[in-house]
RNA sequence: GUCCCGUUCGUCUAGAGGUCAGGACACUACCCUUUCAAGGUGGAGACACGGGUUCGAGUCCCGUACGGGAUA
Numbered sequence: 001g002u003c004c005c006g007u008u009c010g011u012c013u014a015g016a017g018g019u020c021a022g023g024a025c026a027c028u029a030c031c032c033u034u035u036c037a038a039g040g041u042g043g044a045g046a047c048a049c050g051g052g053u054u055c056g057a058g059u060c061c062c063g064u065a066c067g068g069g070a071u072a
Base pairs, nucleotide, nucleotide: 001071002070003069004068005067006066007065010025011024012023013022018055027043028042029041030040031039048064049063050062051061052060
């Protein structure tokens, strides 16, 4: 250089074009407890970036960035 794969809450991960972007751990408020832990009920928190296709995009297409792999 060329080609291929990946990028979703703090972390790990699900989501094969429409129905609330879901779950676990972590965080947090309250309850429980003499207190802590455990447990219970809530809460906040994410689609790498820019375009395109479509009535509708996390999902399809193109480019960019970053990471990984193959090749010389």
Predicted 3D model of a 72-nucleotide RNA (transfer RNA) from an Ardenticatenaceae bacterium. The source organism's lineage runs through Bacteria, Bacillati, Chloroflexota, Ardenticatenales and Ardenticatenaceae. Its Rfam family is "tRNA". Rfam classes the family as a transfer RNA. The same sequence occurs in records of 2 taxa.